[in-house]
Context: one part of a larger RNA
RNA sequence: AGCGCACGGUGGAUGCCUUGGCACCGGGAGCCGAUGAAGGACGGGACGAACACCGAUAUGCUUCGGGGAGCCGUAAGUAGGCGUUGAUCCGGAGAUCUCCGAAUGGGGGAACCCCCCGCCCUGAACGGGCGGGAUCCGCACCUGAAUCCAUAGGGUGCGGAGGGCAGACCCGGGGAACUGAAACAUCUUAGUACCCGGAGGAAAAGAAAGCAAACGCGAUUCCCUGAGUAGCGGCGAGCGAAACGGGAGGAGCCCAAACCCGGCGUUCUUUUGAGCGCCGGGGGUUGUAGGACACUCAUCACGCGGCGGCGGGCGUAGGCGAAGCGGUCUGGAAAGGCCGGCCGGAGAAGGUAACAGCCCUGUAGCCGAAACGUCCAAAGUCGCAGAGUGGAUCCUGAGUACGGCGGGACACGGGAAAUCCCGUCGGAAGCAGGGAGGACCAUCUCCCAAGGCUAAAUACUACCCGGUGACCGAUAGUGAACCAGUACCGUGAGGGAAAGGUGAAAAGCACCCCGGGAGGGGAGUGAAAGAGAUCCUGAAACCGUGUGCUU
Numbered sequence: 001a002g003c004g005c006a007c008g009g010u011g012g013a014u015g016c017c018u019u020g021g022c023a024c025c026g027g028g029a030g031c032c033g034a035u036g037a038a039g040g041a042c043g044g045g046a047c048g049a050a051c052a053c054c055g056a057u058a059u060g061c062u063u064c065g066g067g068g069a070g071c072c073g074u075a076a077g078u079a080g081g082c083g084u085u086g087a088u089c090c091g092g093a094g095a096u097c098u099c100c101g102a103a104u105g106g107g108g109g110a111a112c113c114c115c116c117c118g119c120c121c122u123g124a125a126c127g128g129g130c131g132g133g134a135u136c137c138g139c140a141c142c143u144g145a146a147u148c149c150a151u152a153g154g155g156u157g158c159g160g161a162g163g164g165c166a167g168a169c170c171c172g173g174g175g176a177a178c179u180g181a182a183a184c185a186u187c188u189u190a191g192u193a194c195c196c197g198g199a200g201g202a203a204a205a206g207a208a209a210g211c212a213a214a215c216g217c218g219a220u221u222c223c224c225u226g227a228g229u230a231g232c233g234g235c236g237a238g239c240g241a242a243a244c245g246g247g248a249g250g251a252g253c254c255c256a257a258a259c260c261c262g263g264c265g266u267u268c269u270u271u272u273g274a275g276c277g278c279c280g281g282g283g284g285u286u287g288u289a290g291g292a293c294a295c296u297c298a299u300c301a302c303g304c305g306g307c308g309g310c311g312g313g314c315g316u317a318g319g320c321g322a323a324g325c326g327g328u329c330u331g332g333a334a335a336g337g338c339c340g341g342c343c344g345g346a347g348a349a350g351g352u353a354a355c356a357g358c359c360c361u362g363u364a365g366c367c368g369a370a371a372c373g374u375c376c377a378a379a380g381u382c383g384c385a386g387a388g389u390g391g392a393u394c395c396u397g398a399g400u401a402c403g404g405c406g407g408g409a410c411a412c413g414g415g416a417a418a419u420c421c422c423g424u425c426g427g428a429a430g431c432a433g434g435g436a437g438g439a440c441c442a443u444c445u446c447c448c449a450a451g452g453c454u455a456a457a458u459a460c461u462a463c464c465c466g467g468u469g470a471c472c473g474a475u476a477g478u479g480a481a482c483c484a485g486u487a488c489c490g491u492g493a494g495g496g497a498a499a500g501g502u503g504a505a506a507a508g509c510a511c512c513c514c515g516g517g518a519g520g521g522g523a524g525u526g527a528a529a530g531a532g533a534u535c536c537u538g539a540a541a542c543c544g545u546g547u548g549c550u551u
Stems, first nucleotide, its partner, number of pairs: 001550009015536001016501002020472002022469007029461002031164002039100003042055003046078002050074002052059001061094006070082003105114003115133007135161009169200001170198005180187001184234001210217002221248004231239002252453003255397001259282010287431001289396004293390005303384005311376006318367003326339004341358002343347001349361003402426008412438001433448005488495002508535001511522004
């Protein structure tokens, strides 16, 4: 020195554990904000920093409920207090709530600086306290240029908006490329990613100018199916319906116009008045056409809706809740073994010194709210609403429908290309009317555009409650089980860790010895200290000590 054996050191694998995650299910909730949000800065404790809580009334204030013996958070310690005259704690409703932040008096390098007006301390000044002072939009009023009237502009008052977010869901306005086509240009990726605007608890759509096919259906939305079909397609890659049928859900309405009445303006008229225009009220709302109009009949009962809230359900604290302090053995410890009981509408679960139905918390079951929220909702009250006959006249959404040209959307790439939307140029009929049925025409059938509203079935989950798992178990599971979006890195946008476990209980080693200390040896605690603080177990690499063999 090598190989082996024994015993150590180091190291932190493995096993076991779980306070944390992950994925779902059911229910709730689905917004917050100028009454100043979200998010922060700085402060507040007898005592340092941090987290949590709170805001100058600062570890808290008021009140109404719950609860019933301890309490002054994590968090020990010292000091000092509070509580059956009911504290701490839990819940409802309030009060306070510095400064920044949309930030809004002006400024600004956020959490700072500097003003104006009014009131108060106050009698003047200084100083201080409180309140107000941004912009835009709407409405009303005042004022008011060039410029006579006017308008622009200015001002005052009242109301509204602004910003945040759940990295989700929805609608709209814009809108890629890599990629695929085994290259690539039409095409695809894809109306995706991304940007912007807007909204809601859902959004959007929605009450046929629909679908169908010679039978018929009767708003929209979603699921299954139809169907990878019909089709589209450098007919390549690929894209890809609809109706029918079966289900979920189910709901229908209001204007514009004709006509009538009123107000205002204007033209004509000598006036009464008439015409026209605008505004308001009544009326009216459809396609087997409907309505106006004329005539006839009916009409306060039922119904529907709004307000209203008696009362009830649920939620936001809680309460009651059966049965072993059984015997014995092992053990540090009994919940384990053996013996022998009991309850069960409760043998879910967690804890307790090992494995507990009967020890504790609970569980089944039952009960409970002054206040607030939510759902249902009585009395009462307010409002809404009819039909027929006639067919002369009037009305029934116009720069609209539609056409040419250029685009876009439709599964449909210009195609035989209907349908829908936009730009541009043209431009109807008007009920004896008009649109559609995939060019177009005829016949036939269906429907009534050019105004509007509309629950439910559908999508999603930041948040709250309950529950589940052939999900993870600390290199896993969230990046984060631990004071983590921290430390740290970066000018910045941004990137982004590592790090869990003494013991049943601190009983956390009084005292003695060595040592400057660290550390160690005794003693003591404990079942165990080879559980002594990065402390359960404690593998391997790696480093030693002793020893055997070989050299």
This is a predicted structure of a 551-nucleotide part of an RNA (large-subunit ribosomal RNA, domain I) from Caenibacillus caldisaponilyticus.
The sequence was found in a public genome assembly.
Its mean pLDDT, the model's own confidence on a scale to 100, is 86.
It matches the Rfam family "Bacterial large subunit ribosomal RNA".
The source organism's lineage runs through Bacteria, Bacillati, Bacillota, Caryophanales and Caenibacillus.